[in-house]
Context: one part of a larger RNA
RNA sequence: AGCGCAAGGGGAAUGCCUUGGCAUCAGGAGCCGAUGAAGGACGCGACAAGCUGCGAUAAGCUUCGGGUAGCUGCAAAUAAGCAAUGAUCCGGAGAUUUCCGAAUGGGGCAACCCGGCACGGCAAUACCGUGUCAGCGUGCACUGAAUCAAAUAGGUGUACGUGGGGAACCGCCUGAACUGAAACAUCUAAGUAGGGCGAGGAAAAGACAUCAACAGAGAUUCCGCAAGUAGUGGCGAGCGAACGCGGAGGAGGCCAAACCAGAGGUCAUUGAUUUCUGGGGUAAGGACUUGCAUCAUGAUCAGAGGUAUCUAGUCGAAUGGCGUGGGAAAGCCAACCACAGAGGGUGAGAGUCCCGUAGACGAAAGAGAAGACUGGCAGCGAGUAUCCAGAGUACCGCCGGACACGUGAAACCCGGUGGGAACAUGGGAGGACCACCUUCCAAGCCUAAAUACUACCUGAUGACCGAUAGAGAAGCAGUACCGUGAGGGAAAGGUGAAAAGAACCCCGGGAGGGGAGUGAAAUAGUACCUGAAACCUUGUGCUUACAAGCAGUCAGAGCACGUUAAAGUGUGAUGGCGUACCUUUUGUAGAAUGGUCCGGCGAGUUAUAGUCACUGGCGAGGUUAAGCAAUUCAGUUGUGGAGCCGAAGGGAAACCGAGUCUUAAUAGGGCGUCGAGUCAGUGGCCAUAGACCUGAAACCGGGUGACCUAUCCAUGAGCAGGUUGAAGUUGGUGUAAAAGCCAAUGGAGGACCGAACCCACGUUCGUUGCAAUGACCGGGGAUGACUUGUGGAUAGCGGAGAAAUUCCAAUCGAACUCGGAGAUAGCUGGUUCUCCCCGAAAUAGCUUUAGGGCUAGCGUUGUGUUAGUUUACCGGAGGUAGAGCACUGAAUUGGCUAAGGGGCGAUGAGCUUACUGAACCUUAUCAAACUUCGAAUGCCGGAUAAAUGGUGCACAGCAGUCAGACAGUGUGAGAUAAGUUUCAUUGUCAAGAGGGAAACAGCCCAGACCCACAGCUAAGGUCCCAAAUGAACGCUAAGUGGAAAACGAUGUGGGGUUGCAAAAACAACCAGGAUGUUGGCUUAGAGGCAGCCACUCAUUAAAAGAGUGCGUAAUAGCUCACUGGUCGAGUGACCCUGCGCGGAAAAUAUAACGGGGCUAAGCGUCCAACCGAAGCUUGGGAUGUCUAAGGACAUGGUAGGGGAGCGUCGUGUAUAGGGAGAAGCAUGAGCGAGAGCACAUGUGGACAGUACACGAGUGAGAAUGCCGGAAUGAGUAGCGAGAAUUAUGUGGGAAUCAUAAUGGCCGAAAAUCUAAGGUUUCUUGGGGAAGGUUCGUCCGCCCAAGGUAAGCCGGGAGCUAAGGCGAGGCCGAAAGGCGUAGUCGAUGCACAUACGGUUGAAAUUCCGUAGCCGCCGAAAUUGUUAAGCACAGGGACACAUAGAGAUAUCCGAACCCGGGCGUUGGUUGACCCGGGCGCAAGGGACCGAACAUCAGUAGGGAAGUCGGAGAUGCUCUGUGGCGAGAAAAGCUGUGUGUAUUGAUUAGGCGCCCGUACCGCAAACCGACACAGGUAGAUGAGGAGAGAAUCCUAAGGCCAAC
Repeated sequence: AGCGCAAGGGGAAUGCCUUGGCAUCAGGAGCCGAUGAAGGACGCGACAAGCUGCGAUAAGCUUCGGGUAGCUGCAAAUAAGCAAUGAUCCGGAGAUUUCCGAAUGGGGCAACCCGGCACGGCAAUACCGUGUCAGCGUGCACUGAAUCAAAUAGGUGUACGUGGGGAACCGCCUGAACUGAAACAUCUAAGUAGGGCGAGGAAAAGACAUCAACAGAGAUUCCGCAAGUAGUGGCGAGCGAACGCGGAGGAGGCCAAACCAGAGGUCAUUGAUUUCUGGGGUAAGGACUUGCAUCAUGAUCAGAGGUAUCUAGUCGAAUGGCGUGGGAAAGCCAACCACAGAGGGUGAGAGUCCCGUAGACGAAAGAGAAGACUGGCAGCGAGUAUCCAGAGUACCGCCGGACACGUGAAACCCGGUGGGAACAUGGGAGGACCACCUUCCAAGCCUAAAUACUACCUGAUGACCGAUAGAGAAGCAGUACCGUGAGGGAAAGGUGAAAAGAACCCCGGGAGGGGAGUGAAAUAGUACCUGAAACCUUGUGCUUACAAGCAGUCAGAGCACGUUAAAGUGUGAUGGCGUACCUUUUGUAGAAUGGUCCGGCGAGUUAUAGUCACUGGCGAGGUUAAGCAAUUCAGUUGUGGAGCCGAAGGGAAACCGAGUCUUAAUAGGGCGUCGAGUCAGUGGCCAUAGACCUGAAACCGGGUGACCUAUCCAUGAGCAGGUUGAAGUUGGUGUAAAAGCCAAUGGAGGACCGAACCCACGUUCGUUGCAAUGACCGGGGAUGACUUGUGGAUAGCGGAGAAAUUCCAAUCGAACUCGGAGAUAGCUGGUUCUCCCCGAAAUAGCUUUAGGGCUAGCGUUGUGUUAGUUUACCGGAGGUAGAGCACUGAAUUGGCUAAGGGGCGAUGAGCUUACUGAACCUUAUCAAACUUCGAAUGCCGGAUAAAUGGUGCACAGCAGUCAGACAGUGUGAGAUAAGUUUCAUUGUCAAGAGGGAAACAGCCCAGACCCACAGCUAAGGUCCCAAAUGAACGCUAAGUGGAAAACGAUGUGGGGUUGCAAAAACAACCAGGAUGUUGGCUUAGAGGCAGCCACUCAUUAAAAGAGUGCGUAAUAGCUCACUGGUCGAGUGACCCUGCGCGGAAAAUAUAACGGGGCUAAGCGUCCAACCGAAGCUUGGGAUGUCUAAGGACAUGGUAGGGGAGCGUCGUGUAUAGGGAGAAGCAUGAGCGAGAGCACAUGUGGACAGUACACGAGUGAGAAUGCCGGAAUGAGUAGCGAGAAUUAUGUGGGAAUCAUAAUGGCCGAAAAUCUAAGGUUUCUUGGGGAAGGUUCGUCCGCCCAAGGUAAGCCGGGAGCUAAGGCGAGGCCGAAAGGCGUAGUCGAUGCACAUACGGUUGAAAUUCCGUAGCCGCCGAAAUUGUUAAGCACAGGGACACAUAGAGAUAUCCGAACCCGGGCGUUGGUUGACCCGGGCGCAAGGGACCGAACAUCAGUAGGGAAGUCGGAGAUGCUCUGUGGCGAGAAAAGCUGUGUGUAUUGAUUAGGCGCCCGUACCGCAAACCGACACAGGUAGAUGAGGAGAGAAUCCUAAGGCCAAC
């Protein structure tokens, strides 16, 4: 270290529970608000932070009821109280009800500020209290312009109304896109989502200018049918009525007009015209004329009564004992009640213990139907001459919309626009239009019920959830937290019956622990029920130190143990075999995808149509829908026949009908007739819906954002220092005068150098940073198109842009947020228990199709049928392989010949020819698109025989497959390349394990139901690894075997052909190899041998070339052929063939037998054995099919089809169990083919099983899944700029805290003030869990207590800028936009305080002293005029540059004051140290207590002068140019104005808000105690031009490992 066991920790799964949700039913209620809502802010308690309640009468006040013993909420404790004189509590009514909010006196940054008037308090006009004061609309009254009057606009008053909020439902206005159409434009989505306005408890609609069809109906709305019909529709996708029928409900009315009466107005006045009021009157019309009559009815209005009912409540039957137990309600033994055995609680299962339940009863007060009562209101008929009966209307043209209806033949309805009727003898409609006929009467209004919805109240229910579920929210949740904002949005339940929540002791600083005690239990101890797993420990049994390992499996010794028992358990030396899972693929160990581990959650559902199968009911029939009724209120039952399907078809239809259509037809043919449906349930599949789950980039709508950034507007601020020296001017010179030149002056500039400031060019560092853009070193601009503060403007189909697709809150080729929305995704990923049967495809056709689909093919299941397949045999068709050249072409030799070319000839006839050469003959060839020929195989048909069985065919349900791979054969493409590609055919893999090929999907053998330590074989093997071998005959010598070609080679074996050879071959050795002649020619020479010629001669010979080579200048010389001898048997050449050799170079390491090794253990032939698989056989077993019942046969499997089961949660019925111990959890060697199921023990402490049915949120390993927990990396990286050290103190503990000392750092800051922002961080006391990157006694941390004081500081009570809002007004579908008068709005204008002291923490605020501003003001004096309004002035302004003056401040001092005179030589001196302010009060170096600390504290307190430098700040003044440099009020003057009022003074008054602390930072913005960012003021000394830089003062700090 591994495995096992035991005991723990950790963690929060599981089980059980439920206070909370979800859904439904029934009833109620359906609005609140200027009498101030909804919603908030701030307060109210003895102590009081939060919630709840309430409102200055503040966890409450009054009263009327109920109710009865305790009460002061959640919420303990203490204190103090209340209550039978009735508290607390419950209900009704009333009072109070701060401030904001429609918000309404004006304003405003919601919860704040500032007013007017009246009244009251008061000395008061200060201050306080109460009331009141918005706008708009309408009515009325009074007024009242422009314009004499009148009228109108307007004004004032008064009364009533309105405004805003609210979940869905409703009406109207406006109105998308994704999407679907497999693209897309009409269309769809959809008049949906969204926006706006408005109303009610409902809304809307509604009383026929309606339908219908010759019969009739009789408002509207809603439900069931009609019907997915008629239609409509790129006639695509889709959209989709009506008539009529069955039901719910039921209800009809009123005006305008005609006519009558009355009162008015106007005019040109016997009249005309017009207004108002009353009557009349309203579609089977009325007026009018006439007759009769005074009744009846009711959605009507009013009244009384206050009913039912609601808002608190009351009564309400019946049990005891025994033992067990902590506890009885369980068990046992006996009882009782029941109109009550619903439910909940009580220490475990309770009819009789408690609350309740059935039943019965109850209201002072408030609310309050329906119905009834009383009163108001309206009569019926006849006649038809005249009158009336809704006008810019109907209708028409054009353009749109809506109707199911997309412009269509398009009626009907609505809108815009331009025209524009009739008058009951009239008009509209009946789907263009016309006629006839029928029906109705527009252009006015109202109208209940049936219907829709549920924010809210009450009751009830659930085969709904049970803490990752159910709401986002079971707990103080729309909270914490994130975001500028709109907006987004969590986690988190359980002690116990009862706190009985552990007195006391011990250890410890504490935390925590050990005892003791409580309790049934403490391993129930506020980290609390049960307490799984990952993970982390401790102990121990076995194993492990030569071992190479997907970690298992099979065999197995040893050791240990001792049981759900013997075929035991744990471990495991050793050996054999063995490359995870999922997905996707032709194919994955794959180095292709996914998963760190564990636990929980996590994906084919539901509705409605259709179709098929099965089950059931009825059956030529079957069946109800809406609705209604009843009931034990639940499970339903009854009724309802509208309607649907079927029973008859054929035809385009008319039509006919067991037939019909076609047709001239009676023929023929097509479709029918001759098999039953229908309604439910269950299952498969399909359609429409999100439709198995997860996943876009995008599109559209409404909002939210300019605190970042871009540009602009208004108002403020900033820029050390140095340099250059334009124009102009002055002087000189010069000129006729100028010009010009010189000097000075001057101070221009998108001028120069360079800090602050702004920017960001380069390297480096950083890159899990200091930092989501920084740092160091350099760099650019730095008086300008500069930088910056505050306030404001511009908004996404947009803005802004010195322009880069740049910026618009860390987001930009179109922001963010919510919604449409579960957009769509022919794409990827994932998709959860078991067993059994069968089992594919990767092809064809079509496809904007090629990785998708449809049909066919191939699979499966059911039903039916009786064929199918193979071999042998017979009969056929055929044109491939091969072959061939007759055809079509290609191509070849020779001949012959026409023709052509050349030549001769005269340019003729003709002749000729080295040439070319068709046809023809001949020789020899080639072909996928040649065939006079022509197989094998395959294909078709057939009789017979044998074989075959998950074999054929038909119909019906359900699929999957359309990427294939390799190998053999036959072709094409390619290069007769490819592990290439395209076909055909077969096989295997795919979807197939086993044996062999070392290993190796596709090759060889062979198809795995299970078991066996049985046998036989296949391929392939038999020396060892490693099961099995021997013999015979050959070959190979190369480790060939155990990679390879052309080509090369006396390698070697076999076979053959042909020479020579005993008359002696071949090889070797000895000898000869001569002569004419140096052949001739040529040649300088050529003598066998440079070259040429030849009839290559002849002689001698055994043989010898006018010469095979070498050689020479040429000869010479050496050889060869040839001959003889020696020797004595084979020796050459060539052809075919077996096995070998060379040719032969690659990258980490032999590495081309699998290794050892082999001369066979290689190769060939042959013989006989053996081994060898999951094949075959044998024995046993399982399941299925068939069976003549003996048995036989079958059982690999992906996609996929079919069948049978297991388990989870819940419901019903039945039944067994449980405190003497349920579920869950842990362990164990049991059972079953499996999913799984028991049993035992422990833990646990209250539920839970079985059987049969039923119903599902029903099974997890993977989705870069979601949530939580735990590992690994790892005690690793890191600990964020800068100097510390020592001593003392405190403390349980000190590098880190305090104090002191020494050392160091900043010092145009790292000091001080202050704006924004923060919001208590400030101070004191205490604490140390967490935060602090270490520590901690410390803190910006935690707890408690305290702290911010103003007439004069800042803001308001004063003013205005940009800009905002905006009475009236203008514009606009609405929302809203613009804008006048006004009113807000500082960053500007105006405006009164200084010094000192004081606290732990505040000071221009308190105190002291001294001032100033405004107001009141008795009394007195004095003087005139005030408020308001008008006019004027002023306020009132830029930049650059120059000068003058005075200061702040600093420096010096020999002068003044206080002190000192040397531990070492000198030092009474022009010596040293410190101080030399303020009008004054005071401050002040220094001195200095009480009192040890306190403390350099209280207190005391000298001098106060001279010189120098000197601002960027202050005052005044000048100059220059061009970009020509706010407004208003306060203020001043004049006028007006009217009758008040000014000045001085005692005295008095003076409101609201801010004020702590940080503020270049540890307190702000950056997620942090973050190297970044953050406006303004002061800004000392030495050196220096300087605010650069270096060193210092005051002051601050030493950086938190």